[in-house]
Context: one part of a larger RNA
RNA sequence: CUCAUACCAGGACAGAAAGACCCCAUGGAGCUUUACUGUAGCUUGCCAUUGAAUUUGGGUUGCUAUGUGCAGGAUAGGUGGGAGACUGCGAGGCAUCUUCGUCAGGAGGUGUGGAGUCGUCGGUGAGAUACCACUCUUAAGUAAUCUAAGUUCUAACUUUGCGCCGUAAUCCGGGCAGAGGACAGUGGCUGGUAGGCAGUUUGACUGGGGCGGUCGCCUCCUAAAGAGUAACGGAGGCGUCCAAAGGUUCCCUCAGACUGGUUGGAAAUCAGUCGCAGAGUGCAAAGGCAUAAGGGAGCUUGACUGUGAGACUGACAGGUCGAACAGGGAGGAAACUCGGGCUUAGUGAUCCGACGCCAGCGCGUGGAAGUGGCGUCGCUCAACGGAUAAAAGUUACCCUGGGGAUAACAGGCUGAUCUCCCCCAAGAGUCCACAUCGACGGGGAGGUUUGGCACCUCGAUGUCGGCUCGUCGCAACCUGGGGCGGUAGUACGUCCCAAGGGUCGGGCUGUUCGCCCGUUAAAGCGGUACGUGAGCUGGGUUCAGAACGUCGUGAGACAGUUCGGUCCAUAUCCGGUAUGAG
Repeated sequence: CUCAUACCAGGACAGAAAGACCCCAUGGAGCUUUACUGUAGCUUGCCAUUGAAUUUGGGUUGCUAUGUGCAGGAUAGGUGGGAGACUGCGAGGCAUCUUCGUCAGGAGGUGUGGAGUCGUCGGUGAGAUACCACUCUUAAGUAAUCUAAGUUCUAACUUUGCGCCGUAAUCCGGGCAGAGGACAGUGGCUGGUAGGCAGUUUGACUGGGGCGGUCGCCUCCUAAAGAGUAACGGAGGCGUCCAAAGGUUCCCUCAGACUGGUUGGAAAUCAGUCGCAGAGUGCAAAGGCAUAAGGGAGCUUGACUGUGAGACUGACAGGUCGAACAGGGAGGAAACUCGGGCUUAGUGAUCCGACGCCAGCGCGUGGAAGUGGCGUCGCUCAACGGAUAAAAGUUACCCUGGGGAUAACAGGCUGAUCUCCCCCAAGAGUCCACAUCGACGGGGAGGUUUGGCACCUCGAUGUCGGCUCGUCGCAACCUGGGGCGGUAGUACGUCCCAAGGGUCGGGCUGUUCGCCCGUUAAAGCGGUACGUGAGCUGGGUUCAGAACGUCGUGAGACAGUUCGGUCCAUAUCCGGUAUGAG
């Protein structure tokens, strides 16, 4: 070295299970609720099944009554017609009864009686209840009808009993008797309630996700001298305003400084000189602007209608500029200028609906309904290219599909942080920076901390601590050698060399760590997938059960706590140990 046998488990990111953690999916499911929308159930009202009588109230209609300011024969509701009307089918009068009444009388009934009574004329704003028609007020009048409430009835309907019948039948039907009763029950429509139940929704970006922030538009920088150009890069604005702050014609020039000047001051208004712009421009910034786009005055409405050659920009949708023509205007003597504002923000597609106008379509025809065209209006649809008119949570009971496109462990890169070293030397050290310590600062090393990044691994690389078994580094805890000292000695401080060997036993805690007790020459610091779970353990963390505190309406939740909680495996290869053989 090879082979064999027995053994050990360091490696084959070993095997097993398309990771259960994490994220993603316009995936699923369970559960919750003051998410949304429904719905069973419960409940309200109306109608039907559903009938009779009566009382009371209300409405409508008919009839009958009803109506007194003053003046005036006297109890004149209004308007119109109107010269006649009523009477033997019995007028005036008288008696009596009823009723109304503002106590003056009105209306009606019965009896008697036997021929008239009233109007037209004068007074009144208005002329006859003479007569006719319509109508108003009031009626505790009357009738019909409708309606509301109450009471009563029985025959629908419901229900109880029966030693009755069908019938040798505890059902059912009939009969009889009782109770209830047009209610209840049932059907239809309807308002309310309704996690009891159902279907769903519950955004994206994101140096993992959540929490926070943001989401459209304008200006500047980043932006690399055309345009454009990202980030949870650095700064700010907008979701309007103006009938003048628009158009035109004419005129004017600012801020500030200095000097002078009553009250008057650092600034009020006034004068002079300097003054390219530092002022002003409705509001952010940039670019502009004095020939002004800045400031003022006059007249005005072009903040027009119908179009639009041609361009810029944009994936598209869209956005922007625009001479010119026609119409009818404004200002200006005119030339001309004017289709809002110095410019760039001040915003919202489509559908649906509304309003005005035009009359194209108009379901046999004519209309209409409806629709179309032009104009305008209604969205913090702000998650701003807007899924719906309409939507929140929870899951540790969870599931599926995926991802190392993305987190937690480990590794890698980095080294801010960390540990260690060095430079400078202000100062402390009686004196003296450097025996020793060393501020303010500066330069490194290491890769043990906390991080950053997200590069292998999510068709799995098991995660703290302990036990066991090691192995390495040296920035050396002990033991060894040496320099310096603010080294008398004993001790000690600091620095240099050195990794051979060594580096304890207990108490508490799951602890690593730490504190404590007792020893020791010393009780070193680190690396090794925070060495080591196919070596052990399983106390901690991190499933399902349960509880407390707290949060939440709740389902549930908590680097809060508490009790409990399945650790698989016969070793193929490499590696290692032992024995034997060659």